[in-house]
RNA sequence: UGCUGCAAGCGGCAAACCUAUUGAAAAAUAGGGACGCAAAACCACAGAUCUACGGAGAACUCCUCUAGGAUGGCUGGGUUGCCUGC
Numbered sequence: 001u002g003c004u005g006c007a008a009g010c011g012g013c014a015a016a017c018c019u020a021u022u023g024a025a026a027a028a029u030a031g032g033g034a035c036g037c038a039a040a041a042c043c044a045c046a047g048a049u050c051u052a053c054g055g056a057g058a059a060c061u062c063c064u065c066u067a068g069g070a071u072g073g074c075u076g077g078g079u080u081g082c083c084u085g086c
Base pairs, nucleotide, nucleotide: 002086003085005083012037013036017032018031019030020029021028022027035073041079042078043077045076046075047074048071049070050069054066055065056064057063
């Protein structure tokens, strides 16, 4: 440096749920909490999924479409990292 991840070791992260806050919402942040994760570390480039303030439409106050929003713990990809073995 490359490959590997059955096991071991140092450890790490933190699902659901609860509380508070932000947000139109999806969801996010912080604290608690652990379902799990060998990259469950970082990045919205591609796909996929979620939401629809705003915009457009309509059979009109129901509804439909739309990402400038969101999801990296959906997949791919990019970047970086610990340990064992080869």